This is a predicted structure of a 517-nucleotide part of an RNA (small-subunit ribosomal RNA, 5' domain) from an uncultured bacterium. Its Rfam family is "Bacterial small subunit ribosomal RNA". Rfam links the family to the GO terms structural constituent of ribosome and ribosome. Its mean pLDDT, the model's own confidence on a scale to 100, is 85.

Context: one part of a larger RNA
RNA sequence: GAUGAACGCUAGCGGCAGGCCUAACACAUGCAAGUCGAGGGGUAUAGGCUUUCGGGCCUAGAGACCGGCGCACGGGUGCGUAACGCGUAUGCAAUCUGCCUUACACUAAGGGAUAGCCCAGAGAAAUUUGGAUUAAUACCUUAUAGUAUAUCGAUGUGGCAUCACAUUGUUAUUAAAGAUUUAUUGGUGUAAGAUGAGCAUGCGUCCCAUUAGCUAGUUGGUAUGGUAACGGCAUACCAAGGCAAUGAUGGGUAGGGGUCCUGAGAGGGAGAUCCCCCACACUGGUACUGAGACACGGACCAGACUCCUACGGGAGGCAGCAGUGAGGAAUAUUGGACAAUGGGCGCAAGCCUGAUCCAGCCAUGCCGCGUGCAGGAUGAAGCAUCUAUGGUGUGUAAACUGCUUUUGUACGGGAAGAAACACCUCUUCGUGAAGAGGCUUGACGGUACCGUAAGAAUAAGGAUCGGCUAACUCCGUGCCAGCAGCCGCGGUAAUACGGAGGAUCCAAGCGUUAUCC
Numbered sequence: 001g002a003u004g005a006a007c008g009c010u011a012g013c014g015g016c017a018g019g020c021c022u023a024a025c026a027c028a029u030g031c032a033a034g035u036c037g038a039g040g041g042g043u044a045u046a047g048g049c050u051u052u053c054g055g056g057c058c059u060a061g062a063g064a065c066c067g068g069c070g071c072a073c074g075g076g077u078g079c080g081u082a083a084c085g086c087g088u089a090u091g092c093a094a095u096c097u098g099c100c101u102u103a104c105a106c107u108a109a110g111g112g113a114u115a116g117c118c119c120a121g122a123g124a125a126a127u128u129u130g131g132a133u134u135a136a137u138a139c140c141u142u143a144u145a146g147u148a149u150a151u152c153g154a155u156g157u158g159g160c161a162u163c164a165c166a167u168u169g170u171u172a173u174u175a176a177a178g179a180u181u182u183a184u185u186g187g188u189g190u191a192a193g194a195u196g197a198g199c200a201u202g203c204g205u206c207c208c209a210u211u212a213g214c215u216a217g218u219u220g221g222u223a224u225g226g227u228a229a230c231g232g233c234a235u236a237c238c239a240a241g242g243c244a245a246u247g248a249u250g251g252g253u254a255g256g257g258g259u260c261c262u263g264a265g266a267g268g269g270a271g272a273u274c275c276c277c278c279a280c281a282c283u284g285g286u287a288c289u290g291a292g293a294c295a296c297g298g299a300c301c302a303g304a305c306u307c308c309u310a311c312g313g314g315a316g317g318c319a320g321c322a323g324u325g326a327g328g329a330a331u332a333u334u335g336g337a338c339a340a341u342g343g344g345c346g347c348a349a350g351c352c353u354g355a356u357c358c359a360g361c362c363a364u365g366c367c368g369c370g371u372g373c374a375g376g377a378u379g380a381a382g383c384a385u386c387u388a389u390g391g392u393g394u395g396u397a398a399a400c401u402g403c404u405u406u407u408g409u410a411c412g413g414g415a416a417g418a419a420a421c422a423c424c425u426c427u428u429c430g431u432g433a434a435g436a437g438g439c440u441u442g443a444c445g446g447u448a449c450c451g452u453a454a455g456a457a458u459a460a461g462g463a464u465c466g467g468c469u470a471a472c473u474c475c476g477u478g479c480c481a482g483c484a485g486c487c488g489c490g491g492u493a494a495u496a497c498g499g500a501g502g503a504u505c506c507a508a509g510c511g512u513u514a515u516c517c
Base pairs, nucleotide, nucleotide: 001516002515003514005513006512007511008510009509012369013368014367015366016365017364018362019361020327025325026324027323029322030321031320034069035068036067039066040065045060046059047058048057049056050055076280077279078278085205086204087203088202089201090200091199092198095197096196100193101192102191103190104189105188106187107186108142109141110140111139118131119130120129121128122127148173149172150171152169153168154167155166156165157164158163178185179184180183206252207251208250213243214242215241218240219239220238221237222236223235224234225233255277256276257275258274259270260269261268262267282303283302284301285300286299305316306315307314308313333359335358336357337356341355342353343352344351345350372403373402374401375400382394383393384392385391386390409453410452411451412450413449417444423438424437425436426435427434428433429432461506462505463504464503465502466487467486468485472501473500474499475498476497482489483488
């Protein structure tokens, strides 16, 4: 000098930041991922009309169900990991990429089910069985198709070895879905772009040699399988290799970087907040779905733990936001709003969003402001001190006089953040898009800010004073009580202990402790 700090004493305000560093310990409760009726069937219910009072018709229509997209983002944590994990620089002629953009082509003909609803059951519950019936942008079959895929070829160009690209021929295989209603929007195939991801490689990346040898899918080859893709990635066979004193193997510790602290720098230390990457989601394992996961609020299995039970069987996972217990020196509200920004779905209106924006708590930090200003000497009293009828210090300090009102209090006014979407009108090109005008929307918040009024009114402490180190005397104590960062003070005149007066340094803080330079 610095800190995600803690502790002691003290404390007026504002702005901006920060806030479980310990038990990746266990979690009550609420919320944190939904959305689409312009994909589908369709009911409860409400209203209206009618009725032979059984009912019938029309309009609107939740929840649940099938289907689509999303749930792989966003948010949390740092257990593991010394590794192509990260950083940096390359490569993929060894790869994939939903939504989005561009271009071309197509969107034809059929079919059988199933949830829901209805009926009948089982079970304490979670849940679940059978029957009948029904729809789709769900599923299946067929047709058509090529710059797609596969087989066999031809020609040309290029390269980096396997080869790549272009043109072209043969055979075979694989598509699609409609909706609202008249113009849109969807669907399918192909090619390219963008974005995102995967893989490989050079270099860099802590300590221990009181760790010296390690290795059998091990190292390489052939073949096959697998993958989006290369590869011992896996399997079979063959060979006997591969790594290591330039530190293999083993052990310990640890998420990495941008950055942060310190320092003139070189270095040394750290990896909170914010951003990028990685890993994880009670512990271990596994795959499914999907463009993307081996998936925090999905599935299955095993385990530990907790809970419910009618004892037969079931349920759960806060390292999301709040909050609770525990641990600890120690770290906040079971708050408001989707107004803004962003995300998901939707043509849109909109719905959802503990992301986010705000508010609450905490001197935890940084910055700013205030606690008055001017005059005022019988240098008052008190207190302290001395060489003591007197002087000196506190000290212009106070009283007293004048002034101001930051702040606080009261009253009044009162924002920006909002531009849009949608709707209406108009302009330009014209099936739509762009632009202009109007209209609408604020959690924070009656907040910030502004004005008026009265009144010095509402506001100073902490540590230190032997030397280092700025600041000295008196009293008490008597190697006691105590102090102390180091040197060291204290045994009767202690500037070093305790108190007082005075002084010094910082100041809404001041000291102590811990850690780093």